c-di-AMP riboswitch aptamer (ydaO/yuaA leader) from a Bacillota bacterium, 130 nucleotides, folded computationally. Taxonomically the source falls in Bacillota (Bacteria, Bacillati). Model confidence (mean pLDDT): 79 of 100. Its Rfam family is "c-di-AMP riboswitch aptamer (ydaO/yuaA leader)". About the family: This family represents a conserved RNA structure found upstream of the ydaO and yuaA genes in Bacillus subtilis and related genes in other bacteria. The ydaO/yuaA element is thought to act as a genetic 'off' switch for the ydaO and yuaA genes in its native state. It is believed that the element may be triggered during osmotic shock leading to activation of ydaO, a predicted amino acid transporter gene, and members of the yuaA-yubG operon which code for KtrA and KtrB K+ transporters.
[in-house]
């Protein structure tokens, strides 16, 4: 000096998933989600519907698994917001014969898993210095 690898702290990004407070084994709340909610009972037959979510439809290959395209749909690109150009994601869990929309009212979440010298340009907007 340059390259790996781990850790902490800041700093950034999917996500509702933040912060606060206590007697701190857990426990209360909380920014911010989510769901059910307006008409009885049984019984056979047939086939099942449905929710979070960007993650959904069609076509080709395949025994299946799966892979490919297309339009759709989404995230990012480092003060912020448009354009342009560039990178990526298109899972996955759940309820369990049951659910249109809502009002009253009822119930739940409030997790994780990354990245860390990264485009330039027009414009508008901010911030901070002088």
């Nucleotide at each position: 000096u340059c390259c790996c690898c781990g850790c902490a702290c800041a700093u950034g990004c999917c996500g509702a998933a933040u912060c606060c407070c206590g007697a701190c084994g857990c426990g209360g709340g909380u920014a911010c989600g989510g769901a059910g909610g307006a008409c009885c009972g049984a019984u056979c037959c047939c086939g099942g519907g449905g929710g979070u979510g960007a993650a959904g439809c069609c076509g080709a290959u395949u025994u299946u698994c799966a892979u490919c395209g297309g339009c759709a749909g989404g995230g990012c690109u480092a003060c912020u917001u448009u354009c342009c150009g560039g990178c990526c994601c298109c899972a996955a869990c759940c309820c369990g014969u049951c659910a249109g929309c809502u009002a009253a009212c009822u119930c739940c979440g409030g997790a994780g898993g990354c990245a860390c010298g990264a485009g330039u340009u027009c414009a508008a907007g901010g911030a901070a210095a002088g």